Transfer RNA from a Candidatus Peregrinibacteria bacterium, 72 nucleotides, folded computationally. It matches the Rfam family "tRNA".
RNA sequence: GGUCCGUUCGUCUAGGGGUUAGGACGCUGCCCUCUCACGGCGGAAACACGGGUUCGAUUCCCGUACGGACUA
Numbered sequence: 001g002g003u004c005c006g007u008u009c010g011u012c013u014a015g016g017g018g019u020u021a022g023g024a025c026g027c028u029g030c031c032c033u034c035u036c037a038c039g040g041c042g043g044a045a046a047c048a049c050g051g052g053u054u055c056g057a058u059u060c061c062c063g064u065a066c067g068g069a070c071u072a
Stems, first nucleotide, its partner, number of pairs: 001071007010025004018055001027043005048064005
C1' cells in the first nucleotide's frame, strides 16, 4: 500500500429503516436501618465524524478518523 471487520451511556453490551435507543455493573435521589452494608423504588448518562439515499437513518451506501485481522 491492498482487502476485510469493528466503533452505541463512565465500562461491558443488545438492537440493523418508524423503539421513550434496552440491559448489567458503576454513579446518584428516596425508602429501609440507631448508622453502614444488604435490599426495595426512582433518576441522570450513549449511536465516532462528514456527505448521500429515503417521507423517515443509530440502522442502508460513500468518504474520513481511530482500532483490529489477513496480505504484499